[in-house]
RNA sequence: GCAUUGGUGGUUCAGUGGUAGAAUUCUCACCUUGCAUAUGGGAGACCUGGGUUCAAUACCCAGCCAAGGCA
Numbered sequence: 001g002c003a004u005u006g007g008u009g010g011u012u013c014a015g016u017g018g019u020a021g022a023a024u025u026c027u028c029a030c031c032u033u034g035c036a037u038a039u040g041g042g043a044g045a046c047c048u049g050g051g052u053u054c055a056a057u058a059c060c061c062a063g064c065c066a067a068g069g070c071a
Base pairs, nucleotide, nucleotide: 001070002069004067005066006065007064010024011023012022013021018054025043026042027041028040029039047063048062049061050060051059
């Protein structure tokens, strides 16, 4: 330099146009003499900027970052 894949709570991952879910984390309650486990509640996210659309995390374009491949 070329082409490809990806970017979603603190972390690991889902999510084929209609206001995003799981596990884990943190926190509160309950349980216990206490700790741990279990149970229930709560907190926490769509990389940036444009475009298409009634509506975009998802489609298109540009950029940034990461990974592996070729040169």